[in-house]
Context: one part of a larger RNA
Molecule: large-subunit ribosomal RNA, domain VI
Organism: Actinomadura nitritigenes
């Protein structure tokens, strides 16, 4: 812009696309077959392998404002606690959040029409003959089942639920038709964010408010904080004390920011 009024939301499914995957061994059964030697069809279960998918409870990665030790060197007058640089300075260790080396889960199974072939009844052509009329069985293929998107499916589709029926000017064959305002549902702008993100958009929120920071509570991590007091000549170590400090996590609580505004938007029928 369409979808013959304008909205919110919920669906049908025309169609697209995806996926379809295979190995070992057990049991049937050393059985059927076979002189042995070997050795099943058919059914049954167990383990895997490639791959794809959700996820992060476990295992590990990742961790640049989390913790702790630590080296040099400048500064906070100095001690003592600290901050800056040096690849986060460099070691160990980490929450959430991303992940894969992790974990769960799939391909099943079932209908339907077939292909090669395999029949049934049967003419033509008195027999024969799966075909000429008729009827069946039969594939990892094919439609379908399953998943995922989908009404611009111009064939534009259904359902529920919400707004109505203002004013003006112009024109008229008086039915109506164009223009214009200002408004309803409703939506967008703005603004606080994040389960979203290149920008859009999307998803929660905006005081009738827990949406985002802050604070308080917990949790998780670290791993034992400063101070002081005791021990030791001292490094140090013990107590105070699972101590202090903790980023995304969980709760809570207007202190702070989401204030106030602007704008679009149907019209007795459509």
């Nucleotide at each position: 812009c369409g979808u013959a009024g304008g909205a919110g939301a919920a669906u049908u499914g025309a169609g697209a696309g995806g996926g379809u995957c295979u190995g070992u061994c057990c049991c049937u059964a050393g059985u059927a077959c076979g002189a042995g030697a070997g050795g099943a069809c058919c059914g049954g279960g167990a383990c895997g392998g490639a791959c794809g998918a959700a996820c992060c409870u476990c295992u590990g990665g990742u961790g640049u404002g989390c913790c702790a030790g630590u080296u040099g060197u400048c500064c906070c007058g100095c001690c003592a606690g600290g901050g800056g640089c040096a690849c986060g300075g460099c070691u160990g260790g980490u929450u959430g959040g991303c992940u894969a080396c992790g974990u769960u889960c799939g391909g099943u199974c079932g209908g339907g029409a077939u292909a090669a072939c395999c029949g049934c009844u049967g003419a033509a052509a008195g027999c024969a003959u799966c075909u000429a009329a008729g009827c069946g069985g039969g594939a990892a293929g094919c439609c379908u089942u399953c998943c995922u998107c989908g009404a611009g499916a111009u064939g534009a589709g259904u359902u529920c639920u919400c707004c109505c029926u203002c004013c003006c000017c112009a024109u008229u064959u008086c039915g109506g038709u164009g223009g214009g305002g200002g408004u309803a549902a409703g939506g967008c702008u703005c603004c606080c964010a994040a389960u979203a993100g290149a920008c859009g958009a999307u998803u929660g929120g905006g005081u009738u408010g827990a949406u985002a920071g802050g604070c308080c509570g917990g949790g998780u991590a670290u791993g034992g904080a400063a101070g002081c007091a005791c021990g030791g000549u001292a490094a140090c170590g013990u107590g105070u004390g699972g101590a202090g400090u903790u980023g995304a996590c969980c709760g809570g609580u207007a202190c702070u920011a989401a204030u106030a505004g602007g704008c679009c938007g149907a019209g007795u029928g459509g």